[in-house]
Molecule: transfer RNA
Organism: Dehalococcoidia bacterium
RNA sequence: UGUCUCGUAGUUCAGUUGGUUAGAGCACAUCCCUGAUAAGGAUGAAGUCGUGAGUUCAACUCUCACCGAGACAA
Numbered sequence: 001u002g003u004c005u006c007g008u009a010g011u012u013c014a015g016u017u018g019g020u021u022a023g024a025g026c027a028c029a030u031c032c033c034u035g036a037u038a039a040g041g042a043u044g045a046a047g048u049c050g051u052g053a054g055u056u057c058a059a060c061u062c063u064c065a066c067c068g069a070g071a072c073a074a
Base pairs, nucleotide, nucleotide: 001073002072003071004070005069006068007067010026011025012024013023019057028044029043030042031041032040050066051065052064053063054062
């Protein structure tokens, strides 16, 4: 310098031929259970879907630029 992949909750990830409420595990909070913990059960909170722009009636999803992480080539 070039090519490619990725960026979604605190964390690890799913979700895409554009449309119906943006989801799961773990973690966290409250409650139940226990003599008390752990385990187990119930409920809940937590997201500008990396940033900005474009296309569209409508964008996490498509296009472009930028930022960041990684792989490969030189």